[in-house]
RNA sequence: UGAGUCGGCCAGGCGGUCGCGUCGUCGUCGGUUCGCCGGCGACGCCGAGGAACGUCCGGGCUCCGCAGAGCACGGUGGUGGGUAACACCCACCCGGGGUGACCCGCGGGACAGUGCCACAGAGAGAAGACCGCCUCGCCGUCGGGCUCCGGCCCGCGACGGGGUAAGGGUGAAACGGUGGUGUAAGAGACCACCAGCGUGCCGGGUGACCGGCACGGCUAGGUAAACCCCACCGGGAGCAAGGCCAGACAGGGAGCGUUCGAGGGCUGCUCGCCCGAGCUCCCGGGUAGGCCGCUGGAGGCGUGCGGCAACGUACGUCGUAGAGGGAUGGCCGCCACCCGCACCGGGGCAACCGGGUGCGGGGACAGAACCCGGCGUACCGGCCGACUCAUCCA
Repeated sequence: UGAGUCGGCCAGGCGGUCGCGUCGUCGUCGGUUCGCCGGCGACGCCGAGGAACGUCCGGGCUCCGCAGAGCACGGUGGUGGGUAACACCCACCCGGGGUGACCCGCGGGACAGUGCCACAGAGAGAAGACCGCCUCGCCGUCGGGCUCCGGCCCGCGACGGGGUAAGGGUGAAACGGUGGUGUAAGAGACCACCAGCGUGCCGGGUGACCGGCACGGCUAGGUAAACCCCACCGGGAGCAAGGCCAGACAGGGAGCGUUCGAGGGCUGCUCGCCCGAGCUCCCGGGUAGGCCGCUGGAGGCGUGCGGCAACGUACGUCGUAGAGGGAUGGCCGCCACCCGCACCGGGGCAACCGGGUGCGGGGACAGAACCCGGCGUACCGGCCGACUCAUCCA
């Protein structure tokens, strides 16, 4: 300098102006059970995200259910650790890819059983003779040799029976590989070495697993995101959860009362005077409506300590969205950033590199609604760090 790998961060800034929402203060109007409540206005503070998204997992919280155990159903699936928990994260193991940094794995079991393996192919799993190879029989108007002329022998070809899994061919996959012995031809039929499987033992590791030795059958593939088996986990519904306060009308019920006067008016109260047949409570309904839940929590940041790490812990420090048709926006100016074009000057032999000025253009994905931890997906662009490979210079 070029090409890459991994991790982290930002998501324009400042000012002006118009507008929106919660809260606070003040003013004003209305209501009031005198505690306050509501409308309008002014001022002030604050006002989305790295994914607020999808709602795919896991929890907190709330209500309902529940003696215990099992079945069914659903989920998870190498090992060890982290965590409130997880299908997440970290470290390691095994397998695969890459020269490498590093990346990928839906990674229990296919000798418990069942099923399936497209197309092609003879055969797709205790398999299979299509070509080939070998052998036997029979036939030949075929070739050669011998002949005692009757035939006989050898070869070739067609047909039929049998043997053969070495070779060819099909396929993603064809029942270990190489060499030899053996045979009519062949074959783990037998032998040597190698690969792989199983069993036992030894050593290392917490473990997955790794290394070694001995023995055994010559060795029966793949598929469990097919049924299934094994181990472990899981009660259901969700903030429209749920809790508190609590009307009015119709209608119904109970109690008291109708000259032994309920209740009401005049009134500060008593007396008194007047009116006088209704009055009170409950159901209706825990409904309409209002309030709470509602944001400080497994919280963020920094430092120290423990740990390879995820993470844990101690101390310090920071802090204002909380709506309910649902606010967080628009415009203007300046600056910064990115892209394109033109011009200027610089370095370099050059390719090219970075700088200045001017003009034009660009800024995404998206948006809280009970709260957290993850995963997945979307995204104009920019910055930083660690590492790898190639090339050049010293």
This is a predicted structure of a 394-nucleotide RNA (Bacterial RNase P class A) from Cellulomonas sp. APG4. The RNAcentral record of the sequence draws on ENA. The gene name in the source record is rnpB. It matches the Rfam family "Bacterial RNase P class A". It is annotated as a ribozyme. From the family's description: Ribonuclease P (RNase P) is a ubiquitous endoribonuclease, found in archaea, bacteria and eukarya as well as chloroplasts and mitochondria. The organism belongs to Cellulomonas, within Bacteria. Model confidence (mean pLDDT): 79 of 100.